[in-house]
Context: one part of a larger RNA
């Protein structure tokens, strides 16, 4: 001189954009943050409506028939999205190739099917057992849940042929033989679901080549360790795990080992080389009280699932149980320090549904901070008896403050105040109307803003509402005069201060940046 997620100090008018727990991956009170599907399914606790009984009526009762619908079975989602950077010196990350060693639910495209049966079980009901979580026994009853037969292939398994390339294991091409394997309905009749199977397309696993931290006051590490055979086991390869046998394998181009650290697009600074970080945005990785396990599932070894072990905290009738904010908001700690216990789901996206919608603390807004960046604005023109005051001086006098002010005129951004007042919204959907073989497409009307009566526009009043902070001895832009006297001080460096201090204090001038201005702390 830049730069900052900044903090202190003294000041403060508005606005737009953006950013806000760097410290305790410390503890959490209390609410929300993942559902939906009745067009799978028994059924009806609650809601409302038809109906039906009683009554003159007000009502009371009843009432799955009907709109829905809590719990319950059952399908998909919860593996995405939000959060943090503990761990990790690693194929973790970034790159560039590779898998002849693989998987991929929803989506598209081909092609093919959707036949017949069957036995539970929850819930409803009864009965207990317990503070409570909750849990036990019996009877009954569904379904797209389970199950068996049937049919079945270019699925898959065993097998034996021919040809062709190739990267070693081997891969691809024909045509063959045996066996084994499916399914579910629902419907406004237009559909939507289901099964099987190639193909894609998307997300993923896995293997290599380089690549980016410090110490040798860490020199010798390793026994599933290296390799190899044969199983296991996984979508998949592999000492991935297991048994045999071999004795290998990294290492002064740094192995082990310690110590530090999430990595990267990037950021900042510098003319570059190159240094220094990785906060917000995007990508990837891990992590989810601390440790470990598997379960469901295309897909988790699963933040707001499970099981076990601990740490800790609630509740208890002492017998037993119940929790995990590094999701939004809050709270206590800790700290020099970091916001609301807000609205809406209008859009954007996401689940789920045929829709209609619900649900979304993602999201988009608000709200609190000058923590940055940008821009505006605190007036403008005129105006010399150069007024008063105030400093200074050689002191009847002159110099500065100073066109400053006073006075005249002028403008109204902002400001108050009265009007008008958006873009963001087009879909879905509903009527309609036209093209079309199928699917489906256009047109038209109507519907639907949290923000917001905001932002913008016009009008009116009035210089009216709005300047400050460091600094003036050299570096380094800016000088005098009073108090102090090696004292109070001051300081980035050099150094000032012991009786005339441009250096401490304070004043009056200046000089700089400005709604900011110093200071400290880091980096170039």
């Nucleotide at each position: 001189g830049g730069a900052u997620g900044a903090a202190c100090g003294c000041u403060a008018g508005c606005g737009g954009c953006a950013g806000g727990c760097u410290u305790a991956a410390u503890a959490c009170a209390u609410g929300c943050a993942a559902g939906u599907c009745g067009u799978g399914g028994g059924g009806c606790a609650g809601c409302a409506c038809a109906g039906g009984u009683a009554g003159c009526a007000a009502u009371a009762c009843u009432g799955g028939g009907u709109g829905g619908c809590g719990a319950c079975c059952g399908g998909c989602a919860a593996a995405c999205g939000g959060g943090u950077g503990c761990g990790g010196a690693a194929c973790a990350c970034g790159u560039a190739c590779g898998c002849a060693a693989c998987c991929u639910u929803c989506c598209u495209u081909u092609a093919a099917g959707c036949g017949g049966g069957g036995a539970a079980u929850a819930g409803c009901c009864c009965a207990g057992g317990g503070a409570a979580a909750c849990u036990u026994g019996g009877a009954u009853u569904a379904a797209u849940a389970c199950c068996c037969c049937a049919u079945a292939a270019g699925a898959c398994a065993a097998u034996g042929g021919u040809g062709u390339g190739g990267c070693a294991u081997c891969a691809c091409a024909c045509a063959g033989u045996u066996g084994u394997u499916a399914a579910a309905g629902c419907u406004c009749c237009g559909g939507c679901a289901c099964u099987u199977a190639a193909a894609g397309a998307u997300g993923g696993g896995c293997g290599u080549g380089c690549g980016g931290c410090u110490g040798a006051u860490u020199a010798g590490g390793u026994a599933g360790u290296u390799g190899g055979c044969g199983g296991g086991g996984u979508a998949a390869c592999g000492g991935c795990c297991c048994a045999c046998c071999a004795a290998g394998c990294c290492g002064a181009c740094g192995a082990u080992c310690a110590g530090u650290a999430a990595c990267u697009g990037g950021u900042g600074u510098g003319a570059g080389a190159g240094c220094a970080c990785g906060a917000c945005c995007a990508g990837u990785c891990a992590c989810a009280c601390g440790g470990g396990c598997a379960c469901u599932g295309a897909g988790a070894c699963a933040c707001g699932g499970g099981c076990c072990c601990g740490a800790c905290u609630c509740c208890u009738a002492c017998g037993g149980g119940a929790g995990g904010c590094a999701g939004c908001a809050g709270u206590a700690a800790g700290g020099a320090a970091u916001a609301u216990u807000g609205g809406u789901c209008a859009a954007u996206g996401g689940a789920c549904g045929c829709a209609a919608g619900u649900c979304u603390g993602a999201a988009c807004c608000a709200g609190c901070c000058a923590u940055g960046c940008c821009g505006c604005g605190u007036g403008g023109a005129g105006g010399a008896u150069g007024a008063a005051g105030g400093c200074c001086c050689u002191c009847u006098g002159g110099g500065u403050u100073g066109u400053a002010a006073a006075c005249u005129u002028c403008u109204u951004u902002u400001a108050u105040u009265g009007g008008g007042g958006a873009a963001g919204a087009a879909a879905c959907c509903u009527g309609u109307u036209u093209u079309u073989u199928c699917u489906a497409a256009a047109g038209c009307a109507g519907u639907u803003g949290a923000c917001g009566g905001u932002a913008c526009c016009c009008g009116a009043u009035g210089a009216a509402u709005a300047a400050g902070c460091a600094c003036c001895g050299g570096c380094u832009a800016a000088c005098u005069c009073c108090g102090u006297g090696c004292c109070a001080g001051c300081a980035g460096c050099c150094g000032c201060g012991g009786u005339a201090a441009u250096a401490c204090g304070g004043a009056g001038g200046g000089u700089g940046c400005a709604a900011g201005c110093g200071u400290u702390a880091u980096c170039c």
Predicted 3D model of a 524-nucleotide part of an RNA (small-subunit ribosomal RNA, 5' domain) from a moss metagenome. The RNAcentral record of the full RNA draws on SILVA. Rfam family: Bacterial small subunit ribosomal RNA.